[in-house]
This is a predicted structure of a 1503-nucleotide RNA (small-subunit ribosomal RNA) from a marine sediment metagenome.
RNA sequence: GGCGGCGUGGAUUAGGCAUGCAAGUCGAACGAGAAAGCGCCCUUCGGGGCGUUAGUAAAGUGGCGGACGGGUGAGUAACGCGUGGGAAACCUGCUUCUGACUGGGGGAUAACAGCUCUAACGGGCUGCUAAUACCGCAUAAUGCUCUCGAUCGCAUGUUCGAGGGUUAAAGGAGGCCUCUGUAUAUGCUUCCGGUUAGAAAUGGUCCCGCGUCCUAUUAGCUUGUUGGUGGGGUAACGGCCCACCAAGGCGACGAUGGGUAGCCGGCUUGAGAGAGUGGUCGGCCACACUGGGACUGAGAUACGGCCCAGACUCCUACGGGAGGCAGCAGUCGAGAGGCUUCGGCAAUGGGGGAAACCCUGACCGAGCGACGUCGCGUGGGUGAUGAAGGUCUUCGGACCGUAAAACCCUGUCAGGUGGGAUGAAACACCAUUCGGCCAAUACCCGAGUGGCUUGACAGUACCACCAGAGGAAGCUCCGGCUAACUCCGUGCCAGCAGCCGCGGUAACACGGGGGGAGCAAGCGUUGUUCGGAUUCAUUGGGCGUAAAGAGCUCGUAGGCGGCUCCGUAAGUCGAGGGUGAAAUACAACGGCUCAACCGUUGACCCGCCCCCGAAACUACGGAGCUUGAGGUUGGGAGAGGAAAGCGGAAUUCCUGGAGUAGCGGUGAAAUGCGUAGAUAUCAGGAAGAACACCGGUGGCGAAGGCGGCUUUCUGGACCAAUUCUGACGCUGAGGAGCGAAAGCCAGGGGAGCAAACAGGAUUAGAUACCCUGGUAGUCCUGGCCGUAAACGAUGGGCACUAGGUGUGGGAAGCAUUGACCCUUUCCGUGCCGCAGCUAACGCAUUAAGUGCCCCGCCUGGGAAGUACGAUCGCAAGGUUGAAACUCAAAGGAAUUGACGGGGACCCGCACAAGCGGUGGAGCAUGUGGCUCAAUUCGAUGCAACGCGAAGAACCUUACCCGGGCUUGACAUGUGCCUGACAGCCCUAGAGAUAGGGUCUCUCUUCGGAGCGGGUACACAGGUGCUGCAUGGCUGUCGUCAGCUCGUGUCGUGAGAUGUUGGGUUCAGUCCCGCAACGAGCGCAACCCCUAUCCUUAGUUGCCAGCACGUCAUGGUGGGAACUCUAAGGAGACUGCCUGUGUUAAGCAGGAGGAAGGUGGGGAUGACGUCAAGUCCUCAUGGCCCUUACGUCCGGGGCUGCACACGUGCUACAAUGGCUGGUACAAAGGGCUGCGAUACCGCGAGGUGGAGCUAAUCCCAUAAAACCAGUCUCAGUUCGGAUUGGAGUCUGCAACUCGACUCCAUGAAGUUGGAAUCGCUAGUAAUCGCGGAUCAGCAUGCCGCGGUGAAUACGUUCCCGGGCCUUGUACACACCGCCCGUCAAGCGAUGGAAGCUGGGGGUACCCGAAGUCUGUAGCCUAACCUAGUGAGGGCGCAGCCGAAGGUAAAAUCAGUAACUGGCGCUAAGUCGUAACAAGGUAGCCGUACCGGAAGGUGCGGCUG
Repeated sequence: GGCGGCGUGGAUUAGGCAUGCAAGUCGAACGAGAAAGCGCCCUUCGGGGCGUUAGUAAAGUGGCGGACGGGUGAGUAACGCGUGGGAAACCUGCUUCUGACUGGGGGAUAACAGCUCUAACGGGCUGCUAAUACCGCAUAAUGCUCUCGAUCGCAUGUUCGAGGGUUAAAGGAGGCCUCUGUAUAUGCUUCCGGUUAGAAAUGGUCCCGCGUCCUAUUAGCUUGUUGGUGGGGUAACGGCCCACCAAGGCGACGAUGGGUAGCCGGCUUGAGAGAGUGGUCGGCCACACUGGGACUGAGAUACGGCCCAGACUCCUACGGGAGGCAGCAGUCGAGAGGCUUCGGCAAUGGGGGAAACCCUGACCGAGCGACGUCGCGUGGGUGAUGAAGGUCUUCGGACCGUAAAACCCUGUCAGGUGGGAUGAAACACCAUUCGGCCAAUACCCGAGUGGCUUGACAGUACCACCAGAGGAAGCUCCGGCUAACUCCGUGCCAGCAGCCGCGGUAACACGGGGGGAGCAAGCGUUGUUCGGAUUCAUUGGGCGUAAAGAGCUCGUAGGCGGCUCCGUAAGUCGAGGGUGAAAUACAACGGCUCAACCGUUGACCCGCCCCCGAAACUACGGAGCUUGAGGUUGGGAGAGGAAAGCGGAAUUCCUGGAGUAGCGGUGAAAUGCGUAGAUAUCAGGAAGAACACCGGUGGCGAAGGCGGCUUUCUGGACCAAUUCUGACGCUGAGGAGCGAAAGCCAGGGGAGCAAACAGGAUUAGAUACCCUGGUAGUCCUGGCCGUAAACGAUGGGCACUAGGUGUGGGAAGCAUUGACCCUUUCCGUGCCGCAGCUAACGCAUUAAGUGCCCCGCCUGGGAAGUACGAUCGCAAGGUUGAAACUCAAAGGAAUUGACGGGGACCCGCACAAGCGGUGGAGCAUGUGGCUCAAUUCGAUGCAACGCGAAGAACCUUACCCGGGCUUGACAUGUGCCUGACAGCCCUAGAGAUAGGGUCUCUCUUCGGAGCGGGUACACAGGUGCUGCAUGGCUGUCGUCAGCUCGUGUCGUGAGAUGUUGGGUUCAGUCCCGCAACGAGCGCAACCCCUAUCCUUAGUUGCCAGCACGUCAUGGUGGGAACUCUAAGGAGACUGCCUGUGUUAAGCAGGAGGAAGGUGGGGAUGACGUCAAGUCCUCAUGGCCCUUACGUCCGGGGCUGCACACGUGCUACAAUGGCUGGUACAAAGGGCUGCGAUACCGCGAGGUGGAGCUAAUCCCAUAAAACCAGUCUCAGUUCGGAUUGGAGUCUGCAACUCGACUCCAUGAAGUUGGAAUCGCUAGUAAUCGCGGAUCAGCAUGCCGCGGUGAAUACGUUCCCGGGCCUUGUACACACCGCCCGUCAAGCGAUGGAAGCUGGGGGUACCCGAAGUCUGUAGCCUAACCUAGUGAGGGCGCAGCCGAAGGUAAAAUCAGUAACUGGCGCUAAGUCGUAACAAGGUAGCCGUACCGGAAGGUGCGGCUG
């Protein structure tokens, strides 16, 4: 959530079921036989009789059917199923065809009646009766059986003939006729039956080949087991059963066991091969409450039959009984979940019947469910002020949107009214025609024609009419995959999510709105299957490094196998035949209006079987061959193996000599040894182990591995030559043997070395690295173990496919006196390299190339090579080898970066060499911290900290307290009101402010306008937040030399090349070379200042010469030379010379020059990095406040002080202080300004005002320096803090909180620990001067000049940077990554004393029903010889036997105190193992040790 068609609908508890129905039928097999009702009659009115109902109902005997149809899938891994065969080893009711027969008898019994038991279910006794019920007899062959003969066949056997023996039956219905008129019987006849035999059909049973899930962590199974003989049994073969005999049978081609499962046609998917599945429909099987059993029957071991046992439910009078929905409906339960207790036998089909007919939950229909599928509709056209509304907006508009409204139409579906099917053809009956049967024209049968009858669905489908757009649209999605975008809300919250991933204030990903996309009566979700997935690879994969070659060899089964010829025909190929059910799927055509659906026809069904043929290949049989393989002869090489013996050097120990104080060891030390004489040295002796040089990508071996010399024994390979065998070969599951080191057992041995251990160091610690010792062990013999990075991380074999160059062994040729050389060849072992291969790296005749054969192994990471099981081992442990759970990766190769306690080269005040500082003191200033009402905010390694701030007493000011205002302190606009406001004065107040007084608009065309005020509304305002939303600006790497692009080339690609290399430079500067060639941003240069000169110009600057004047002064005239000023030029370019270098670029030296190799300084900052800094300069998105987070005012604070740090100033003194004197700058500033001379004051300063809008006047004396004097090493004549007093100035105001002056005071401090900063020349150091800010306030900042050094050998080291290279497990890029214990939470799991349960087996006990066997205790109509008969039944006994019980084990699950590890979980603890040489190279195996990663020993590997 509108309609209809066609399908489909208990997949879980094969769990339990109330109720109804689902299998009956036949009177034409048989006996008996009602009632109600109706009609008539009688009646005492209570009723009775007759007829009808009706030969009906119900029941019984008998027959047929209840073995079909319908349900379910529990069991079953099986001849169960599928497919193809076989039965000469079989059965088959009903049906069809053919032959023959159907004669004559008998005795019962149910129903019924009577009596009787029982609660019920059910019986018992007596009596009557029929049959197509039952039983004899007769007859019978082609049946059955026995014997004989012939025939045929694959054996048992088949078929035919002859002979002997033996076996059967039932009647019913219709019609006709003679004796005889009627009826009946006999008879005749027809039909339906009955019996027997044969044949057929149908259905079934049995046997066989092939196919049919997982598990080997199931490897051995089996005693009726396997076979035989004989018997029994069966429809029939058969150990199916029994007795006896034999000892077999099955199994790696997977027996046995365990788990799971009905099988198939088909269905889903897929290109196919396959994979998954077995619901509906169809075939087969199995089951019917569970287990067992037989009976009847043609057929059952029987869903709606029986018996027994068990569980469950119900009834009960407690004694006993009843029941089986996995039939159709329906109910409960469990469950995510699946329908009506419907109609009808009208059709189809089935059972019975002669038929009518009856029965039929089979079936046909209807109902319910969007469960699936198909079809239809929910309207169509026109319609732009593009309405309203909503959403968005850049505010213009855009979108929803022709959508709506409106107008004009249509009429499907639903609704109403009316009409109205197909499905029905028949059977039967009637009439009739023909034929058959018959004695018959009757009856009956068959065929045909006509008539009559039958509809659940359903008044449905369908048709017509009526009215009217009226009743009919939702769901999901919109970050990418994947079609579809915006606003708001939210703020790692809430939530989303298939994967990747979204969400931490601008979310296209959450939620809502708008819009859009997709599908549509549905749409999404979940689950499942196939696909994609060549991701189990037959088609169609791999194994050097990604997962994967077994440590190696021998060899069994198996697989594969050289050349020639002949044969066979199993595989193979070709022709034909059978089968491969139907349905489905496919094609064509057809029927429902279409479609779904349905029908007809065709093709297909890829398979199996039979038969005929072919003979190339494979196979098999035979014959041969020599090239594969092996043998023979002759050689030479070798650490090949085993055993025995021998040797020297070294080490240690012992003895002796000689000798003295150390030795030893390390980064440095110490432990240790030594005056009891060590070490070093000489001689002698002892012992064990290992074999220097040769020695080599040399040799040998299958691998592990093998190294002094000699001898003995022994294996293999290679070369040369002739010859022999004749495919004898390759590989190799299982199996067997060998197998480093460590380790184990027993016995030896023990020099050195050395796990463990001890000590010393190192260290935060040091269970390590280093040192001193030192035991197992290392060695030998015997026996175990069986693993390694047992590696070429590369299994073995054969063949083929360019080369070059070494080396080991052999041979030949040429040549030679000869060894050589050289050439060729075989075998081995290396390097380089082509094609080819490879993801790349790389491999490349020793393949990782191209092919063939065989084996082993792999299938995401972790859990885990763990657990359990099995097996081997003395043990350690090995081999085999999972799962739960968890992750979205783990991994390989290569690339670019970054990094390294990797390497090479180079640079920088980076170190070094120097000079001066900081760190110590006092003070100034900034910061942290603390405090506070507030101490506003920002800046935080370098690159924050005298920073923003170039100047906080108020102001500033953003902070705090208090007092006020609300269109506002400030901007713009509009409406209304108003004419002032300001100023001045007074009052209150801390002030803001308020009140009062005074003064009081302008223009005008009189409408108004301007300006101001008030009020209202828009709005203002915010130093409130976010610098991680931003712009702009800035810092830093770094003035480091780098950063890129186009085209080309190389590479699958990321990328590379260019930009690397050789030189050179300050420089990616330049040169040379080069698969690169060019170019851009940077570098440099161009710009400014400065250094020299020239030209031009001389006032306010200058003054050489001339003149005047002054005490003196460019003061004046004058001058234009100089200085200077400020404009333009010149000059420097490695231009010249020499040397060097590659002849280059360049470098070194020199000349000249004021200046020389970018002269010095400045400005200038590439691509980028740091989410660097700044929302408090400014701008700005978003958010937030709006009588306050805005704004005004007063006061306070930013100045607080136990501390800590940064940056500075002044010092600690004699290179100095003080006093006096004398000299020389530059660059600046100045009108609310600088302020001279003069006067006053000790001074700060004051008075005063000349001059100056400035090269003119002023600030303005520069100071250090120099000269002279004094001080004399002292906390001082150093130092000046602090404090007291007195003042000056600025300012409304110096209390908090200014600067300065004078007098007095006179602190710390005597050169500063660890550490650390600046500077390479006019620099450091030192000295003063000016300016900005500014009322005032400078040790800060920005500038200026004066005086004016020292040192740089050099690049080892520290820091930073550049380039190349190398390693990498890093890429947020080493401030990276990452390992293990411990602690916490969660999860799953192993072990475990035990406990519980399931399934199966074994042994024994008990033993129901029942078949079979036996038996004469009991009973007994048919037959007979009449009885103790035969036969039958019951009973009893026996074998077997279900359930049950007992016992001991095994097995599978569940659970369990406790216990083991494992996994996961933003920020726990301890360390630092690994990745760089990871700071001790790492890793593998093993052993020991240790909180932990781990350490150490031994051997091995290079990854």